The prediction has a mean pLDDT of 83. Small-subunit ribosomal RNA, 3' major domain from an uncultured Gemmatimonadota bacterium, 479 nucleotides, folded computationally. The RNAcentral record of the full RNA draws on Greengenes.
[in-house]
Context: one part of a larger RNA
RNA sequence: UGACGGGGGCCCGCACAAGCAGUGGAGCAUGUGGUUUAAUUCGACGCAACGCGAAGAACCUUACCUAGGCUUGACAUACACGGGAAACGCUCGAGAAACCGAGCGCCUCCUUCGGGACCCGUGCACAGGUGCUGCAUGGCUGUCGUCAGCUCGUGUCGUGAGAUGUUGGGUUAAGUCCCGCGACGAGCGCAACCCUCGCUUCCAGUUGCUACCGGGUAAAGCCGAGGACUCUGGAAGGACUGCCGGUGCCAAACCGGAGGAAGGUGGGGACGACGUCAAGUCAUCAUGGCCCUUACGUCUAGGGCUACACACGUGCUACAAUGGACCGUACAAAGGGUUGCGAAGCCGCGAGGUGGUGCCAAUCCCAGAAAGCGGUCCUCAGUUCGGAUUGUAGUCUGCAACUCGACUACAUGAAGCCGGAAUUGCUAGUAAUCGUGGAUCAGCAGCGCCACGGUGAAUACGUUCCCGGGCCUUGUACA
Numbered sequence: 001u002g003a004c005g006g007g008g009g010c011c012c013g014c015a016c017a018a019g020c021a022g023u024g025g026a027g028c029a030u031g032u033g034g035u036u037u038a039a040u041u042c043g044a045c046g047c048a049a050c051g052c053g054a055a056g057a058a059c060c061u062u063a064c065c066u067a068g069g070c071u072u073g074a075c076a077u078a079c080a081c082g083g084g085a086a087a088c089g090c091u092c093g094a095g096a097a098a099c100c101g102a103g104c105g106c107c108u109c110c111u112u113c114g115g116g117a118c119c120c121g122u123g124c125a126c127a128g129g130u131g132c133u134g135c136a137u138g139g140c141u142g143u144c145g146u147c148a149g150c151u152c153g154u155g156u157c158g159u160g161a162g163a164u165g166u167u168g169g170g171u172u173a174a175g176u177c178c179c180g181c182g183a184c185g186a187g188c189g190c191a192a193c194c195c196u197c198g199c200u201u202c203c204a205g206u207u208g209c210u211a212c213c214g215g216g217u218a219a220a221g222c223c224g225a226g227g228a229c230u231c232u233g234g235a236a237g238g239a240c241u242g243c244c245g246g247u248g249c250c251a252a253a254c255c256g257g258a259g260g261a262a263g264g265u266g267g268g269g270a271c272g273a274c275g276u277c278a279a280g281u282c283a284u285c286a287u288g289g290c291c292c293u294u295a296c297g298u299c300u301a302g303g304g305c306u307a308c309a310c311a312c313g314u315g316c317u318a319c320a321a322u323g324g325a326c327c328g329u330a331c332a333a334a335g336g337g338u339u340g341c342g343a344a345g346c347c348g349c350g351a352g353g354u355g356g357u358g359c360c361a362a363u364c365c366c367a368g369a370a371a372g373c374g375g376u377c378c379u380c381a382g383u384u385c386g387g388a389u390u391g392u393a394g395u396c397u398g399c400a401a402c403u404c405g406a407c408u409a410c411a412u413g414a415a416g417c418c419g420g421a422a423u424u425g426c427u428a429g430u431a432a433u434c435g436u437g438g439a440u441c442a443g444c445a446g447c448g449c450c451a452c453g454g455u456g457a458a459u460a461c462g463u464u465c466c467c468g469g470g471c472c473u474u475g476u477a478c479a
Stems, first nucleotide, its partner, number of pairs: 001479002003476003007473007015463002019426005026317008034308002042053002064303007073126001077125001079123006088105006108117003128292002131290003137286002139281003142277001144275001149188006155164003168179003194269004199237007209226002213224003240263001243257005319419001323378007335366003340359002345354003385416001390411007432455007
């Protein structure tokens, strides 16, 4: 100087407390451990691994296993020699295919006519490796933590390590600001500048809108028309403790108030200091070293990654009446769409089929929002709760749904009556609850992830305690 303390002081954070909803029990989904297996590819392991890499494992992917093939190679550059119809396409035989063998079609482009482009063979340099080392590395990322800290120059003090500044008194979300002070300044952080939501004005007016006028309909911005309104999307304004009162040290600031769409950082996002964990990643990529080279490379078929006495994590659906079922009836936002979205109509109980209007989309389509509201039934029961499991019959995608897809109909109707110890999230348009869209994608394991809106709470006395953190101080046999 740090680090640590079941030392002290001060102060924060859904850290506790106060509340609400859960997890832990059930079934299923998913990840992991374990076990099994020819293989169940690999990585990730307290927080910060475990719906994680994977925003799509039937083949492919695929890295694993079994079997069958190839050896200058699936891919790159260059050289030598030999050959060729450039390439390429098709057929046949054997085969699971790759590969192997045979046959046919096609004779192209540039040319200095030597050749070159391209292909085949032989050979030689080499290719190739998701093989090892993240404890050799770059890059990227997690984490403490959006915590308020981390440092430097000069000066001063100290033999020196170092100190001072950065401590102290206030204050703040903040090393934020003020005051004081042997310090005076500065840098990286904080804040602001950026995006978005909330208010107003201006500009613009189609594909959006419809108050007035006219036409028109069963109805409808449907049409003429209009720019008022909504909205769209560009510009500007607006909030600064600016104003008033009080407290304070005359300060910074704090409390209350006015005005205002918004008030003291207005809500949300992007943004992550010096560093820590030899944290994670050699399997995104790049890369040193090591290793393989008729194989640890490469091609193909099939299998596996989907196994299942079990254990754990994360979720979904429930156990019901604030509910379930049926009928009727409202109101969103944000997205996606041309190898695409696919309307009306018709067929089917349905998944879906047919059809193909329209739309490169404020125009058309996906598209019915759902919870809600109004009725009717159910009356506390393992039930008209719950839907697992299984049987049968189907639909769709795809070369192909056996291993191993999703969905539909009928039948079947399991566990489950609110969950031990323990434990998680959340302070407001939040939790809870309800549906909608998207990426990936032929299809789909999605109940995941990311986004969107609808309805919309309860509680916070307080900081003693648990956890994490900041500043000062104290002890130390630790560094």